[in-house]
A computed fold for a 275-nucleotide part of an RNA from a marine eukaryotic metagenome, annotated as large-subunit ribosomal RNA, domain VI.
Context: one part of a larger RNA
């Protein structure tokens, strides 16, 4: 751009694209069959492999904006506490959020045309014959079913809603209902978007949630969690250091709840009933 007015949801499914795997065991049954040695179909169960799909409740791994121990040095005037450099200095551990090895879950049953094949009727051919004319079966293959995409399917679908001068003048034409084409003068919808605040959306981009009639980032309260009992000060020891105030102190991404900060104020497209 198109999809014969714009616009907001919701869908239809032409088409297309995945997916369709597979193995032990138990049972049927040591049964059928077989001299034996051997060992079933067809049913019915159970627990597994790859593969894939979604998830983070446990199980782990990451976690360089958490918290702690700790080693050299440098800095704060000293002491104590702090910091800054050495792979995050090293080392324990660890929330979210990614994540697997982790946890769910998924192939399925069924239907319809066939292959080879097995038939039924059956004559050419008085038998005979699954085949000529008829009619039934029959595979992990095929074509639905299952899942995802999807109206530019230009054959461009469908439904709901919401919105917009039947304004005046002229002229032409009228089936007298109005139609055209000009010109003024009024109006600028529904709805979108520009910007802003974000996002378990994301390279921009776009999707999503919000913009003071607000809980959308951020502070800030509380909570969950994590680290592992903080400085200071006192008490005990000569001192390291212990104990005690102290399940402290600090604490990023989580959850609840507060307008304190910032989403301010605006602005722009989109037109008037539509060949």
């Nucleotide at each position: 751009c198109g999809c014969a007015g714009g616009a907001g949801a919701c869908u239809u499914g032409a088409a297309g694209a995945g997916g369709u795997c597979u193995g032990a065991c138990c049972u049927u049954a040591g049964u059928a069959c077989g001299a034996g040695a051997g060992g079933a179909c067809c049913g019915g169960g159970u627990c597994g492999g790859a593969c894939g799909g979604a998830c983070c409740u446990a199980u782990g791994g990451u976690g360089u904006a958490c918290c702690a121990g700790u080693u050299g040095u440098c800095g704060u005037g000293c002491c104590a506490g702090c910091g800054g450099c050495a792979c995050c200095g090293c080392u324990g551990g660890g929330u979210a959020g990614c994540u697997a090895a982790g946890u769910c879950c998924g192939g399925u049953u069924u239907g319809g045309a066939u292959a080879a094949g097995u038939g039924c009727u059956g004559a050419a051919a008085g038998c005979a014959u699954c085949u000529a004319a008829g009619c039934a079966c029959g595979a992990a293959g095929c074509c639905a079913g299952c899942u995802c995409u999807a109206a530019g399917a230009u054959u461009a679908g469908g439904u709901c809603u919401c919105c917009c001068g039947u304004a005046u003048c002229c002229a032409g034409c009228u089936u007298c209902g109005g139609c055209u084409g000009g010109a003024u003068c009024c109006u600028a919808a529904a709805g979108g978007g520009c910007c802003c605040u974000g996002g378990a959306a994301g390279a921009u981009u776009a999707c999503c949630a919000g913009g003071u009639u607000g809980a959308u980032a951020g502070g800030c309260g509380g909570c969950a969690g994590g680290u592992g009992u903080a400085a200071g000060c006192g008490c005990a020891g000569c001192a390291a250091u212990g104990c005690g105030u102290u399940c402290a102190g600090c604490c990023g991404a989580g959850c609840c709840g507060u307008a304190c900060u910032a989403a301010u104020c605006g602005c722009c497209c989109g037109u008037g009933c539509g060949u």